[in-house]
RNA sequence: GGGGCGAUAGCUCAGUUGGUAGAGCGCUUCGUUCGCAACGAAGAGGUCGGGAGUUCGACUCUCCUUCGCUCCA
Numbered sequence: 001g002g003g004g005c006g007a008u009a010g011c012u013c014a015g016u017u018g019g020u021a022g023a024g025c026g027c028u029u030c031g032u033u034c035g036c037a038a039c040g041a042a043g044a045g046g047u048c049g050g051g052a053g054u055u056c057g058a059c060u061c062u063c064c065u066u067c068g069c070u071c072c073a
Base pairs, nucleotide, nucleotide: 001072002071003070004069005068006067007066010025011024012023013022019056027043028042029041030040031039049065050064051063052062053061
């Protein structure tokens, strides 16, 4: 220098063919308990790495770019 994969909640990760972004764990509150744990219920938490384009509409398609892993030279 060129190719491939990845970046989504605090953490680990899903997300179909473009149509309001989810799970588990964690956190907060409530219930059960004398209390804790466990269990149950509710809730908070996201500019989907950054920028631009296409579209009525983009995590998703196109281009540029940053970082990580990997292959080739």